[in-house]
This record gives sequence, structure tokens and C1' cells, in this order.
RNA sequence: GGUCGGUUAGCUCAGUUGGUAGAGCGCUUUCUUGACGUGAAAGAGGUCGUCGGUUCGAGACCGGCAUCGACCA
Repeated sequence: GGUCGGUUAGCUCAGUUGGUAGAGCGCUUUCUUGACGUGAAAGAGGUCGUCGGUUCGAGACCGGCAUCGACCA
């Protein structure tokens, strides 16, 4: 230098054909316990890497950039 893949909640990851962003774990509160843990209930937490484009509408489609990884040279 080239090709391909990844980037979504604190962490690990879903998200089909473009139509109100989710799960598990973690966190907070309450109940349960002498206490902790387990268990039960409720809740908080997201500019979907970034900048543009297409569209009535973009996490998804298109382009640039950034970053991580694999491969080729």
C1' cells in the first nucleotide's frame, strides 16, 4: 500500500425486509435474612465511532474519515 470484517447501555452481544433501540451480566431501590449471599418486584442507564448523502422515515442503504482485528504484498 491492497482486500475483508468489527465499532449499538458499565461489560459481553442481538437487532431479519428501512418504520417507537433490546437481552444477559452488572448497577440502584424495595421485600425476604440476625447479616451477607440466593430468591422476588420495580427502576436508572444509549448523540447506535464520526461527518455527510439517499429517503416521508436510517442502528440498518451509499460515500469520506477515525479506530480495532485478520489476510495479501